Model confidence (mean pLDDT): 78 of 100.
Predicted 3D model of a 142-nucleotide RNA (c-di-AMP riboswitch aptamer (ydaO/yuaA leader)) from Micromonospora pattaloongensis.
The source organism's lineage runs through Bacteria, Actinomycetota, Micromonosporales, Micromonosporaceae and Micromonospora.
The model forms 92% of the base pairs in the Rfam consensus.
The sequence was found by an Rfam model in a public genome assembly.
It matches the Rfam family "c-di-AMP riboswitch aptamer (ydaO/yuaA leader)". Gene Ontology terms of the family: cyclic-di-AMP binding and regulation of gene expression.
[in-house]
RNA sequence: GGCGCGGACCCGCUUAGUCGUGCUCGCACGAGCCGGGGACCCAUUGCAAUUGGGGUGAAUCCGCGGGCCAUUGGUCCGCGGUAGGGCGAUCUUUCCCGCCCGAAUCCGUCAGCUAACCCGGUCGGCGGUAUCGGAAGGAGAC
Numbered sequence: 001g002g003c004g005c006g007g008a009c010c011c012g013c014u015u016a017g018u019c020g021u022g023c024u025c026g027c028a029c030g031a032g033c034c035g036g037g038g039a040c041c042c043a044u045u046g047c048a049a050u051u052g053g054g055g056u057g058a059a060u061c062c063g064c065g066g067g068c069c070a071u072u073g074g075u076c077c078g079c080g081g082u083a084g085g086g087c088g089a090u091c092u093u094u095c096c097c098g099c100c101c102g103a104a105u106c107c108g109u110c111a112g113c114u115a116a117c118c119c120g121g122u123c124g125g126c127g128g129u130a131u132c133g134g135a136a137g138g139a140g141a142c
Base pairs, nucleotide, nucleotide: 010128011127012126013125014124018031019030020029021028022027023026032122033121034120035119036118037117042112052110053107054106055105056104061081062080063079064078065077066076067075068074069073084101085100086099087098088097090139091138092137093136094135095134096133
């Protein structure tokens, strides 16, 4: 000096998941943000109904194959698509191109909307300076 691996700091992305104060240093409180419950009105409504139903989240639905239940349906696994979501490094709108995700979990038989009011959350994950994808418009900066 080079290469590889790991860690800390810093920067950036995803997300509501950020900021501030205090101390006993990982908790408490506050602000901001996010979500749920919850009237009138509105919506729905013959009764019953386990084929339970509902919430967070982009994460739904369909097809094929297989397993189980035991019946033409349910459920699980795998594969292929797909509603939808994210990235391509100033921000933003529209279109095109490329890539990735398309999970998980909670309530417990109960929830339409919903002022007042009540409750909860504020985790986790990923990347490391590049010919930063292309076209048109707007903003910002210089």